The RNA shown here (small-subunit ribosomal RNA) has 1389 nucleotides and comes from an uncultured bacterium.
């Protein structure tokens, strides 16, 4: 001591990349800022430096020179007190030079270096080491100089130069000296080699310093520590698009030079060396203890602390010295700066500070040598920007503080609100305490030692104690859509501004933007941002810990041979290289851990300790792996013996067809196509018959059938020649397997020279096709297909599946061979090897699949992938004649791109089925006119809303006024309506005037109710609110359309499936119907269907006015008129009836079909109400309702006009008609269903007539409306713009109604337009249906050709399902899911 989450999709699995959350930094920006303690601060330009300052010390080497002090001397003067020139000695003090030790420590910095440069561990028998320690011996006598100094000269200067003198611990000989150095021979000893050690022999060389001194030097020689120098093993960064490098290069031999070894260097001799285990090129780069991150393994860093290294303006030399090729020395070159008398000098902060400059960025030109160290020195002491303090930076850890406790009326405020309320929130305020820090005063260290004394920069600091006064002096920044803790209100809203770390937010109700308020989260003297490193990432390598049939990737460039290399069978001995175990050493301190101590505590700092891969020695095991020696046969080869094969390669042969050529023959055509031309043909085509050329390919056998390493191989012989397979089991005896690299083969197209060309054919013409057709289709044709010989080297070259081994259930075909059982043979059968296919179990997979031919279980090797695009590109290598092939980046760019599978949708996919969808009818719209709705246009205003089906005689079931919502214009303004207090008493009504009217002003009339509080009503003021057909049907409820009365949607439970889903619901029948029925991992089950419901067809029962009248009796001109009666018709209740119930066939004895019988009706009898899940952001905010927003002397209200009715046009939908199946006429017949009192009106009378007038009955199975018409009958008209049609317009008129002028209907006469059956196009209907032909309603004061309803007459067609439309079910295929009006490519802009 392993944590994961967002985002690829309708959903889902999985691969896979992109994000985020975590730690960290010499950081730097932004907004903030109390305190302390401990750290750390130029990462950039190894860029340039003003100015101080960083290495000096010894006078106890040493000669001088200066001061001072004592003691002589004593000249000259002064004049006798000294003063004191000059002498000489001693002491003291300073110090240019000579000399000596340090200036090769300390300090900076990382520019160069990819290296024995670090690191580790080893070697030296190849070496040096000043000062320091030990032990031994010695320190004797001498000489000659040369700075300083004096004196002449040069120079601007630095700085010399000549003569002269001098002193030493400086410098030279001489003396001595061995256990020192060299040379020669000799013994002995020893070691992996070269060699090392001893011993003695002869030759021969080499010392020294002093000072006044115990003391401190000074020499040899030998050893120690201490430093270093040289080396060797192993590790130490990318790139191969750097394959090859190398002449002192490798090695010898001698030499020379170094402290040493060594091509270090030299003469010569040989040709070596290094390299795929990555040379040699290039890029980066100090390196490590370590430091960050991680569970670890890893993987980044290489700042401060240590160790090595290098390096000192840039390049090169050497002197000096123990040590340097020397940061603060020297010499030459080079660039720079600076001084100059132009002659010629002088300088290196990568030391501390400090300036510039660069840059996001990084600090005082401080104090002190008090401590630690160093450096000289005998010391005393000097120096020391090394180092110990202290400034300056919130630049990092760490710790403390900005108060505590109580305080609920839940205070004001403030913010939200569903107006209740909730929140800020114990929070404040109030009281009670406290005083860290802050400020002020007093006191006051350690740090200082081996004994006294002395020394303190910090610093009157810390610290701690004491006093003093008051809560007093101190809190921000970041966030709030998911990841990810934490919301609301308002602004904004042309997806604009603008956010964003990924998904993504913004288009009028943004928890997402700015910004504000309020909350609330997290952190805290900080707190986000930025950067850059590790994590998460098991996702650039995966050792631990991935994978490669479809996601990126399995084949190197497709295949094969085959090197290097890796790996390898059964046994036996030996070694001990791997391995294992154990010691032992080295892993510096410091970090890290762990346990302790000390600063209040922490951070810090300090003591012990642990462990520390690895590498060294060394000793022991022998399983295993490797090295070796013996031996085996089962891997593997080999021999024998056999069949099989389109394996190659070469030469020869064959027929059959295509086209061409000669000749008959024969006559208008061929030919192609979806149809066509273009093209061949009367100069004889096509046909057809001979006979000739020629050139390709070889039907049939022919098969998921054979061979071959892939490519690939098909007529038949012959020859040459590979390989597999069976069988035997005689030979070797591990000889095996894979294989980078190489070499070989290697389909088409193509390319180079030469042949050859009958079909067939890129390109090219020409014709069609289209919108265009640089295509598909036709008709012609060239390169090429063919053949030799080069050559190219690539395919989806696939099984998208590398090769070898070995193991793991089966069945069941096929090719090739062996065996056996039966048998006289054939046939069958069993076993068995090799090969090829299909199903299936374990197992495996994301699935889909694969499964003895694995993609299961395991080893071996090689190849090869690491997000998508850019890129099978570019640059450069290599091949190539070229075409191009191989190798193969990066900028930039997305956040996804894929894989497989599920659900839908959708297919100019497939099976089957429906439905006036089509086809078969009738009848019509599109053409006239007319009438209504709509577009457009006009207009003040033509209110508004519906726009494909599914707006468009539609909201409207009725716009002259109202309606009404619109325009102009007069008016109002708590309002025409709601509801609240207070106060007043009327109002209302009816008369008169004004005015267009609203409205104004006047006269008249002068309440009801009452619990006596008041109430209803109305005024007048002011206010809270009223109103709004203003806006958003994309913010909504309700209501509706639609797909469609279409068979369909779904739910529990169980099972499959990792899931998302799947099953039920799919199959076979069958229905109008997921309608039954049978079969199935499904069983049930809802909503839907259908039934219940209402009308309609029959008959029955009950009742019988106002309805009927058969019998009966009255009775009229007639007449159910009456009396009486319910039989019939009827009217309305009731239950009845029809259900595949009977037969007979078919079907599976089902379910259910077909036909028949009964029967008023037969296969849901006919009709109507009902409309599952859901889809269309479908309509509607102008029924209503209602959230937001809006307008408040108006976008509210009141009022007369106007206007919705406008007219060149366009289109919907309807009436009228174009006519003889008709027109008008004339006298005759038959519905039903409904209305009806402000009503319907019967009848008379008047009117030609609308229609008045009077008026009867009826609130209705009673009177009324009311006449149905269409048809029958009869007559006229006779094919025409008409005795057709009836627009338009005139005169007259009637009726509603305040009012018909914009703008009503009706009648009468009178006037007669276009129309002779309609282009493309399109609609409706399957039976009492279409068509046609009148009647009623509803709205309404009056206005239907629309609408909803009624009833009459009363058809034709339906082979059928190939087509159009729509629809269901089942498959299948998708790169659609906003769902094919998807989705997406390319050019353009």
């Nucleotide at each position: 001591u392993u944590a994961g989450a967002g985002u690829u999709u309708g959903a889902u699995c999985c691969u896979g990349g992109c994000u985020c959350a975590g730690g960290a930094u010499g950081a730097a920006c932004g907004c903030u800022g109390g305190c302390g303690g401990c750290g750390u601060g130029c990462u950039u330009a190894a860029c340039a430096c003003a100015u101080g300052c960083a290495a000096g010390u010894c006078g106890a080497a040493c000669g001088g020179a200066c001061c001072u002090g004592u003691a002589c001397u004593g000249a000259a003067a002064c004049c006798u007190a000294g003063u004191g020139a000059u002498u000489u000695a001693c002491a003291g003090g300073u110090u240019a030079g000579u000399g000596g030790c340090g200036g090769a420590c300390g300090g900076g910095u990382g520019a160069g270096u990819a290296a024995c440069g670090c690191g580790u561990g080893g070697a030296a028998a190849a070496c040096c080491u000043g000062c320091c320690c030990u032990g031994c011996a010695c320190u004797g006598g001498g000489g000659g100089a040369c700075a300083a100094c004096a004196g002449c000269c040069g120079g601007a200067a630095a700085c010399g130069g000549c003569u002269g003198c001098u002193a030493a611990u400086a410098c030279c000989g001489c003396a001595u000296a061995g256990g020192c150095g060299c040379a020669c021979a000799g013994c002995c000893c020893u070691g992996c080699a070269u060699g090392g050690g001893g011993c003695g022999g002869u030759g021969u060389g080499g010392a020294a310093a002093g000072u006044a001194a115990u003391a401190c030097g000074g020499u040899g020689c030998a050893g120690g520590a201490u430093g270093g120098g040289c080396u060797c093993g192993c590790g130490u960064c990318u790139g191969a698009u750097u394959a090859g490098c190398u002449g002192g290069u490798u090695g010898g031999c001698g030499g020379g030079g170094c402290a040493a070894c060594g091509g270090c260097c030299c003469a010569c001799c040989a040709a070596g060396g290094c390299g795929a285990c990555g040379a040699u090129c290039a890029g980066u780069a100090g390196c490590c203890g370590a430091c960050c991150u991680g569970a670890g393994a890893g993987g980044g860093u290489g700042a401060u602390c240590g160790g090595c290294c290098a390096c000192a303006u840039u390049g090169g030399g050497a002197c000096u010295g123990a040590g340097a090729c020397a940061c603060g020395g020297u010499c030459c070159a080079a660039a720079c700066u600076c001084c100059u008398a132009c002659g010629g000098g002088a300088g290196g902060c990568a030391g501390c500070a400090g300036u510039g400059g660069g840059g996001a960025a990084u600090a005082u030109u401080g104090g002190g040598c008090a401590a630690u160290g160093g450096a000289g020195g005998a010391a005393a002491c000097u120096c020391u920007g090394a180092c110990c303090c202290a400034g300056c930076a919130a630049c990092g850890c760490c710790g403390c503080g900005u108060g505590a406790a109580u305080g609920a009326u839940g205070a004001a405020g403030g913010u939200c609100u569903u107006c209740g309320g909730a929140u800020u929130g114990u929070a404040a305020a109030g009281c009670u305490c406290u005083u860290u820090u802050c400020u002020a005063a007093g006191g006051g260290a350690a740090g200082a030692a081996g004994a006294a004394a002395g020394u303190g920069a910090c610093g009157g600091u810390a610290c701690c104690c004491u006093u003093a006064a008051g809560a007093a002096u101190a809190a921000g920044c970041c966030u709030c859509g998911g990841c990810u803790a934490a919301c609301u209100a308002c602004g904004u809203g042309c997806c604009c501004a603008g956010c964003a770390g990924c998904c993504g937010c913004g288009g009028u109700a943004a928890u997402a933007c700015c910004g504000u308020a309020g909350g609330a989260g997290g952190c805290a003297a900080g707190c986000g941002u930025u950067a850059u490193c590790c994590g998460g990432a098991a996702u650039g390598g995966a050792c631990u810990g991935g994978g490669c049939g479809u996601a990126a990737a399995a084949g190197g460039g497709g295949u094969g041979c085959g090197u290097a290399g890796g790996u390898g069978g059964u046994u036996u001995g030996a070694c001990a290289a791997g391995u294992u175990g154990g010691u032992a050493g080295c892993g510096u301190a410091a970090c890290u851990c762990c346990g302790g101590g000390g600063c209040u505590c922490a951070a810090c700092c300090u003591c012990g300790g642990c462990a520390g891969u690895a590498c060294u020695a060394c000793c022991a095991a022998a399983a295993c792996u490797g090295u070796u020696g013996g031996a085996c046969u089962u891997g593997a080869g080999u021999g024998c013996a056999g069949g099989a094969g389109g394996g190659g390669c070469a030469a020869a042969u064959g027929g059959a067809a295509u086209u061409c050529c000669u000749a008959g023959u024969g006559u208008a055509g061929c030919g192609g196509u979806g149809g066509a031309a273009u093209g061949c043909g009367u100069a004889g085509a096509u046909u057809u018959u001979a006979g000739g050329a020629g050139g390709a390919a070889c039907a049939c056998c022919a098969g998921u059938g054979g061979c071959g390493a892939a490519g690939g191989c098909g007529a038949u012989u012959u020859g040459c020649u590979g390989g597999a397979c069976u069988g035997u089991a005689a030979c070797u005896g591990a000889c095996a397997c894979u294989g980078a690299g190489g070499c070989a083969c290697g389909a088409a197209a193509g390319c180079g020279u030469g042949g050859g060309g009958a079909g067939c054919a890129a390109a090219c013409a020409g014709g069609a096709u289209u919108a265009g057709a640089u295509a598909c289709c036709c008709u012609g044709g060239u390169a090429g297909u063919c053949c030799a010989c080069g050559c190219a080297g690539u395919a989806a070259a696939c099984g998208a599946u590398g090769a070898a081994u070995a193991c793991u259930a089966g069945g069941u075909g096929u090719a090739g061979g062996g065996g056996g059982g039966a048998u006289g043979g054939a046939c069958u059968c069993c076993c068995u090897c090799u090969g090829u296919g299909c199903c299936g179990c374990c197992g495996c997979u994301a699935a889909c699949g694969c499964a003895u031919u694995a993609a299961g279980u395991a080893u071996u090797c090689c190849g090869c992938c690491u997000g998508g695009g850019g890129a099978c590109u570019a640059c450069g290598g290599c091949c190539g004649c070229a075409a191009g092939g191989u190798u193969g980046a990066a900028a930039c760019u997305c956040a996804a791109a894929g894989a497989a599978a599920u659900u839908g949708a959708c297919g100019g996919g497939g099976a089957c089925c429906c439905g006036c969808a089509c086809a078969a009818g009738c009848a019509g719209c599109g053409g006239a006119g007319c009438a209504u709705g709509u577009g457009g246009u006009u207009u003040a205003a033509u209110u508004c809303g519906a726009c494909g089906c599914a707006a468009c005689g539609c909201g409207a079931a009725a716009a002259a006024c109202c309606u009404u919502a619109c325009c102009a214009g007069g008016c109002c303004u708590u309002g025409a309506c709601a509801u609240c207090g207070a106060g007043u008493g009327a109002a209302a009504g009816u008369c008169c005037a004004a005015g267009a009217g609203a409205u104004u002003g006047g006269a008249c009339c002068c309440u009801c109710c009452u619990u006596c509080g008041g109430g209803a009503c109305a005024c007048g003021a002011a206010g809270a609110c009223a109103g709004g057909u203003g806006c958003u049907g994309c913010a909504u409820g309700g209501u509706u359309g639609u797909c469609g009365u279409c068979a369909g949607c779904u739910c529990g439970u169980g099972u499959c499936g990792u899931g998302a889903g799947a099953u039920g619901u799919u199959a076979g029948g069958u229905u109008a119907a997921g309608u039954c029925c049978u079969g199935c991992a499904a069983c049930g089950a809802g909503c839907g269907c259908a039934a219940c419901c209402c009308c309609u067809a029959c008959a029955g029962c009950c009742a019988g006015u106002a309805g009927c009248c058969a019998g009966c009796a009255g009775g009229u001109a007639a007449a159910g008129c009456u009396g009486g009666g319910c039989a019939c018709c009827c009217u309305g209740g009731c239950g009845g009836g029809a259900c595949a119930g009977c037969c007979u066939g078919g079907g599976a004895u089902a379910a259910c079909c077909a036909g028949g019988a009964g029967g008023a009706a037969g296969g849901c009898g006919g009709g109507g109400a009902c409309g599952a899940c859901g889809u269309c952001a479908a309509a509607u905010c102008a029924u209503c309702a209602u959230g937001c927003c809006c307008c408040u002397u108006a976008u509210g209200g009141c009022c007369g006009g106007g206007g919705c009715u406008a007219c060149a046009c366009a289109c919907g939908u309807g009436c009228u008609a174009c006519a003889a199946u008709g027109g008008c006429g004339u006298a005759a017949a038959c519905a039903g269903a409904g209305g009806g009192a402000a009503g319907c009106g019967a009848g008379a009378u008047a009117g030609c007539g609308a229609u008045a007038u009077u008026a009867a009955g009826c609130g209705a199975a009673g009177c009324c409306c009311a006449a149905a018409a269409a048809u029958a009958a009869c007559g006229c008209c006779u094919c025409a713009g008409u005795u057709c049609a009836g627009a338009u317009u005139g005169c007259a008129g009637c009726c509603u109604g305040c009012a018909a002028c914009u703008c009503g209907g009706c009648u009468g006469c009178a006037u007669g337009a276009a129309g002779c059956c309609g282009g493309a196009a399109u609609c409706g209907c399957u039976a009492g249906u279409a068509a046609u032909c009148g009647c009623g309603g509803a709205u309404c004061a009056g206005a239907a050709u629309g609408c909803c309803g009624c009833g009459g007459u009363g058809a034709a067609u339906a082979c059928g399902u190939u087509c159009c439309c729509g629809g269901g079910u089942c498959u299948u295929g998708u790169a659609c899911u906003c769902a094919c009006c998807g989705c997406c490519c390319g050019u353009c802009a």
It matches the Rfam family "Bacterial small subunit ribosomal RNA". The RNAcentral record of the sequence draws on Greengenes.